Predicted 3D model of a 101-nucleotide RNA (SAM riboswitch aptamer (S box leader)) from uncultured Terrisporobacter sp. Taxonomically the source falls in Terrisporobacter (Bacteria, Bacillati, Bacillota, Clostridia). It matches the Rfam family "SAM riboswitch aptamer (S box leader)". From the family's description: The SAM riboswitch is found upstream of a number of genes which code for proteins involved in methionine or cysteine biosynthesis in Gram-positive bacteria.
[in-house]
RNA sequence: CUUAUCAAGAGAGGCAGAGGGACAGACCCUGUGAAGCCCAGCAACCACCCCAUUAGGAGACGGUGCUAAUUCCUACAAAACGAAAACAUUUGAGAGAUGAG
Numbered sequence: 001c002u003u004a005u006c007a008a009g010a011g012a013g014g015c016a017g018a019g020g021g022a023c024a025g026a027c028c029c030u031g032u033g034a035a036g037c038c039c040a041g042c043a044a045c046c047a048c049c050c051c052a053u054u055a056g057g058a059g060a061c062g063g064u065g066c067u068a069a070u071u072c073c074u075a076c077a078a079a080a081c082g083a084a085a086a087c088a089u090u091u092g093a094g095a096g097a098u099g100a101g
Stems, first nucleotide, its partner, number of pairs: 001101006011039001013038003019029003024074002040067003045063002049057002071095001076092004
């Protein structure tokens, strides 16, 4: 850079000790124990297997990933509402995350 997905799912375990939720804002989580590590678990993108198949299906040993809140929400644009602006709503974009190339 390209492409697919992002409303589901997953621990009241051990070590450890103060921070964390990408950035900014807001709002939250956290000594009834944050980050991190281990174990456990979830999912099934790749790989593997079945199948005539780029479709479909099974399992989950392997490579990743994930395990508060929709990607926690908003941040830009459009629509609709409204006299207008704003709020809230919907859609899209952008940004981000993960896989594969």